[in-house]
RNA sequence: AUUGAACGCUGGCGGCAUGCUUAACACAUGCAAGUCGAACGGCAGCACAAUUCGGGUAACCGAAUGGGUGGCGAGUGGCGGACGGGUGAGUAACGCGUGGGGAUCUACCUAUCAGAGGGGGAUAGCUCGGGGAAACUCGAGGUAAUACCGCAUAUUCUUGAGAAAGGAAAGGGCUGCAAGGCCCGUUGAUAGAUGAACCUGCGUCUGAUUAGCUAGUUGGUGGGGUAAAGGCCUACCAAGGCGACGAUCGGUAGCUGGUCUAAGCGGAUGACCAGCCACACUGGGACUGAGACACGGCCCAGACUCCUACGGGAGGCAGCAGUGGGGAAUAUUGGACAAUGGGGGAAACCCUGAUCCAGCAAUGCCGCGUGUGUGAAGAAGGCCUGCGGGUUGUAAAGCACUUUCGUCGGGGAGGAGAGGUACAGUUGAGAGAUUGUGCUGAGACGUUACCCGAAGAAGAAGCACCGGCUAACUCUGUGCCAGCAGCCGCGGUAAUACAGAGGGUGCGAGCGUUAAUCGGAAUUACUGGGCGUAAAGGGUGCGUAGGCGGAAUUAUGAGUUGGUUGUGAAAUCCCCGGGCUUAACCUGGGAAGGUCAAUCAAUACCGUAAAUCUAGAGGACAGAAGAGGGGAGUGGAAUUUCCGGUGUAGCGGUGAAAUGCGUAGAUAUCGGAAGGAACACCAGUGGCGAAGGCGGCUCUCUGGUCUGUUACUGACGCUGAGGCACGAAAGCGUGGGGAGCAAACAGGAUUAGAUACCCUGGUAGUCCACGCUGUAAACGAUGAAAACUAGCCGUUUGGGGUUUUAAAUUCUGAGUGGCGCAGCAAACGCGAUAAGUUUUCCGCCUGGGGAGUACGGCCGCAAGGUUAAAACUCAAAGGAAUUGACGGGGGCCCGCACAAGCGGUGGAGCAUGUGGUUUAAUUCGAUGCAACGCGAAGAACCUUACCUACCCUUGACAUCCUCGGAAUCUGCCAGAGAUGGCGGAGUGCCUACGGGAACCGAGAGACAGGUGCUGCAUGGCUGUCGUCAGCUCGUGUCGUGAGAUGUUGGGUUAAGUCCCUUAACGAGCGCAACCCUUGUUUCUAGUUGCCAGCACGUAAUGGUGGGGACUCUAGAGAGACUGCCGGUGUUAAACCGGAGGAAGGCGGGGACGACGUCAAGUCAUCAUGGCCUUUAUGGGUAGGGCUACACACGUGCUACAAUGGUACGUACAGAGGGUUGCGAGCCGGUGACGGUAAGCGAAACCCAGAAAGCGUAUCUUAGUCCGGAUUGGAGUCUGCAACUCGACUCCAUGAAGUCGGAAUCGCUAGUAAUCGCAAAUCAGCAUGUUGCGGUGAAUACGUUCUCGGGCCUUGUACACACCGCCCGUCACACCAUGGGAGUGGGUUGCACCAGAAGUAGGUAGUUUAACCUGAAAGGGGGAACGCUUACCACGGUGUGGUUCAUGACUGGGGUG
Repeated sequence: AUUGAACGCUGGCGGCAUGCUUAACACAUGCAAGUCGAACGGCAGCACAAUUCGGGUAACCGAAUGGGUGGCGAGUGGCGGACGGGUGAGUAACGCGUGGGGAUCUACCUAUCAGAGGGGGAUAGCUCGGGGAAACUCGAGGUAAUACCGCAUAUUCUUGAGAAAGGAAAGGGCUGCAAGGCCCGUUGAUAGAUGAACCUGCGUCUGAUUAGCUAGUUGGUGGGGUAAAGGCCUACCAAGGCGACGAUCGGUAGCUGGUCUAAGCGGAUGACCAGCCACACUGGGACUGAGACACGGCCCAGACUCCUACGGGAGGCAGCAGUGGGGAAUAUUGGACAAUGGGGGAAACCCUGAUCCAGCAAUGCCGCGUGUGUGAAGAAGGCCUGCGGGUUGUAAAGCACUUUCGUCGGGGAGGAGAGGUACAGUUGAGAGAUUGUGCUGAGACGUUACCCGAAGAAGAAGCACCGGCUAACUCUGUGCCAGCAGCCGCGGUAAUACAGAGGGUGCGAGCGUUAAUCGGAAUUACUGGGCGUAAAGGGUGCGUAGGCGGAAUUAUGAGUUGGUUGUGAAAUCCCCGGGCUUAACCUGGGAAGGUCAAUCAAUACCGUAAAUCUAGAGGACAGAAGAGGGGAGUGGAAUUUCCGGUGUAGCGGUGAAAUGCGUAGAUAUCGGAAGGAACACCAGUGGCGAAGGCGGCUCUCUGGUCUGUUACUGACGCUGAGGCACGAAAGCGUGGGGAGCAAACAGGAUUAGAUACCCUGGUAGUCCACGCUGUAAACGAUGAAAACUAGCCGUUUGGGGUUUUAAAUUCUGAGUGGCGCAGCAAACGCGAUAAGUUUUCCGCCUGGGGAGUACGGCCGCAAGGUUAAAACUCAAAGGAAUUGACGGGGGCCCGCACAAGCGGUGGAGCAUGUGGUUUAAUUCGAUGCAACGCGAAGAACCUUACCUACCCUUGACAUCCUCGGAAUCUGCCAGAGAUGGCGGAGUGCCUACGGGAACCGAGAGACAGGUGCUGCAUGGCUGUCGUCAGCUCGUGUCGUGAGAUGUUGGGUUAAGUCCCUUAACGAGCGCAACCCUUGUUUCUAGUUGCCAGCACGUAAUGGUGGGGACUCUAGAGAGACUGCCGGUGUUAAACCGGAGGAAGGCGGGGACGACGUCAAGUCAUCAUGGCCUUUAUGGGUAGGGCUACACACGUGCUACAAUGGUACGUACAGAGGGUUGCGAGCCGGUGACGGUAAGCGAAACCCAGAAAGCGUAUCUUAGUCCGGAUUGGAGUCUGCAACUCGACUCCAUGAAGUCGGAAUCGCUAGUAAUCGCAAAUCAGCAUGUUGCGGUGAAUACGUUCUCGGGCCUUGUACACACCGCCCGUCACACCAUGGGAGUGGGUUGCACCAGAAGUAGGUAGUUUAACCUGAAAGGGGGAACGCUUACCACGGUGUGGUUCAUGACUGGGGUG
């Protein structure tokens, strides 16, 4: 785009079309083929006239007679029922299409010629009789014809060479007195027209898993038969005919004009309309006829239905309607012959379900309408919202108009002037025919089309879609549910994808869906594809058919090209016109359409024929290289075995072992023998061969290749379906052989296991001969042949030239390799050995799986090979390249990563956190590194979020409104308290006098509140990789592209730090530096800090005067930059060493964290979307809990002691804090502490005694003078309150623990270790945390390994990225399929039986009008019946083929 469509939702009108695609299933009922009296005898029925009779006055009525008339049932006869109408079952065929052909027939029609003379015998109807239920039928009698039969005549008829022979007929009507005339019909013949029959070239679906078929088969002769040619039939003779150009067989199918689609070539299709064919319940058969083997005829057989008196009969909607059935699905038991056409008739007419109309159906195409203009308050309502508004939307309402269609009423064409009749002409005529004129005059549709009028916006819009493809977006609901989906894919709580809504988009009386065809699809490629790696080159050659084929000449004209003629039906399509208001539709003319036929030309190409040529191909001669092949012989090394010698304890084997061998003498070694197999070095991208493949040496037989010369042949060529031959390894058969090796097998190891890898053995086999198999990643994954198209460098083997004669150079063949231009290619790559550019031929491919499988065929001894599907299933499978990630891949490098060290943890007790458990609650969060002394810098109440109980509901808190009251302070009572009740004190500030501000109380509603949920909706903040050195961009360049380059490489660095190189050049975020601190120093300043010198004073003290020198304080500076020297390095960057310096190569420490990763952490800091809650999930109070305790883990403290404990004495810090505070001193207490109280808002006073250290003494290796848990008692302090549940003190008690398994952590210098001090939090509570100083080490060879990281490279089937991907069995469910003892059906071959009806032949039986003969009887000829023969349908028997269905069980396959 389309449809004979169907389904869903919806539906106003008209025109034109179309309407059982399925069951060629079965059919009730009606209708669909009759007509002619002008062929005939006639008269059942109707009508009329006539006659007779009866009734009646009559009109008239009734009865009878009677073919007289109009007409006419049944019958005889003629013509038509062979057309028209239906259907597509069968048919793969001369069936159809197209073009030819000759051996034919043709009723009715036309034209011409000739004729129609004279006879005869029947028969139906009818009457009578009989049989039968019926259908129907029998006998007798009589009768007509345009029915039937002879005779005569007869041509341009038939037969025949001829002579000759044979063959016809019908009358009827009108008119007329008649003769006759006219018309119709009839016979013979000829011609035409029309129709029909036959033959033939070409074209016409699919399967080779159908390869051979055929006996009337192919041809001939004689005969028969037909309208006619012909094996059409028959007898005989011959042995042919068809087939890879697809016979035969199977499947499917009516064919065509056309129709749909397509740019075209094509592809699909064959409804309606038209041509042809076939069929008419199924099968067979003939009759009649011009025509049939006959849809509404006959006979027979069969199935089915109906009637029946059971004896027997009847029927055929694939005609029009209609019914049942089937189905997703397809209409009225309508009207009319008015028109067109058909049959009959002389005609009028009759018949006509052909046809014309109407009805039903949006089934399709076409047209029209459902209003038009105006209308902003941008109404209401809906929806959305950022709450401002936006949108629906000029849409509606309102106002002003119009009236198509529809409704009602009225008017009104065309489709029709056939026929009849009158007159006139024609005629002898009033027949008849025909022309003209007048009159008359048939419409189903139809209440037509069309026109006019009336009223009134009145009666008339839906469907699908809105994630992308694809035009159109939001809200709500739902929450991987419900659902959607053409493909990709949506849905797991913010869904533009589901459902609804608002809005929008598209089309519109339709819109979607489904089905189907073509297109896009160059996705079967003729036009117009491919085969190195994506699917695809046969394993290789030889060669048949076939296809293709070198140069020049002549002829021919088959192919080819052009012209002309014929034909290619009409309709359709196209063009130009015309008619319906337009269109669809109808219609006139033209054009177009074929591989068609005939004919005339042309001759380049191609073909054919003839005669030539030498460039292709082949041959001759002379040479060359070679693991080319077959056969025979022969050689040495090595392994093994055997014999002998020497010799002694092991050998062998492995990662390490063991099995195994060995004291019966191995291994080792020497000599000898046997036997089999393979041929080291040479050896080489070297050689040969078609491929497989070929390797010691010699001989012999033999194939191919190359080079050179040339006076030969003369296209002999290329390819190659089938075919034939060769064809590694393994395997098979028969017979040999068997050293080594070695499937199977055995043993030993390894391992979780080890039917493996490793080891010790070992049989087939490997070898030979003969035969089979016929496959390989048989690979260059690249078929063969020919030609052309830049170069350079090797190598093998020929030939030529040059010279300097060489291990030279150059030219030219044939091979074999490496690079590379153009070109090609998806890229990789190929590139004269093409995957380039062309030609010829062959093979092969068409998504993945199923499957190279099943079945069948062929081959094979078998194994198996070859040929080779389908169902079903998936939306991918695949190629090349890119970026990452990964690797028990590689290279380089780094880090307390390992190593080297020091000290710990893991064991004990306790502290603390977590898990788990428990509980009314043990609130919540954090969970590998990167949770676990974490949020928490401090849970007795509070905190507090949890639990229990008791209370409050505009609320503890914010804003607004109304009313009242100052606020505030305070007493008593009840209660666990919140709270409630009763009292007392108190009356403020500003004012323009209206009131106002703050505060308190009460009330109503908007609202408050939530540590409720979602960190996977978020912001912010944080952790981590990681202070790792990386992460990117612009422009340029390269690539089809993803991308690459830069950023790689060579050095160097802590560093993508720097240098060099460089199709890159630059730049950004990171690194470094800038900042703070510490180490040296200068300047400035000098109190509360300092005190050298001067002076005063004290028992003593910077205590005082004074001083700025010093320390210190805190401001500003200086200083370090590889700057200098030497070496190394590329003259670089840089590194190494040195000098100087307080400090040296980043001086130490800190702050500072790139692009990003982990949906990392946090909704309980805070903020925040959405959801939830609202007398509660909010708020208040009391008590309890967060402190529980069989257990497990993390982080710590204290220890286990002598480098120690205890006692006494004694020395030296830094950094902090302090008024609700730090608190000196003095007094009391053993002590915690208490009392009192100076000083200090602090360089001033206080906390504040630093401790380890040092000195002295003691303890002497013990569960201790170690260790301090636990417990008892007594106290102190804080606080409203230490019971659950604080810290501290004293006395007493004195547990485990004697250095810690596997494992594991920290640290590289002022570090580890060790020692104390301070602070934050805080009423109180520190083994935690954060700071501070004191003392103060050991070790680092080095980068193999562990962990983590960086760069380059490589492989990849990974990309959620190795915590990836993924294979097979087994188990379960479902699906299709193969095998299967068989079973059932369809179809078909062969053999045989049987044989209805019918036709043909025969006939001795029976019967017999016409003609002949005969006087007659009879006879002849012919015919009918019967019988019989042949052919043959149905049916039957046997045996095969093929196909479908089904089948216990079974095989594999697919999906989950």
Overview:
A computed fold for a 1456-nucleotide RNA from an uncultured bacterium, annotated as small-subunit ribosomal RNA. It matches the Rfam family "Bacterial small subunit ribosomal RNA". Rfam links the family to the GO terms ribosome and structural constituent of ribosome. The RNAcentral record of the sequence draws on ENA and SILVA.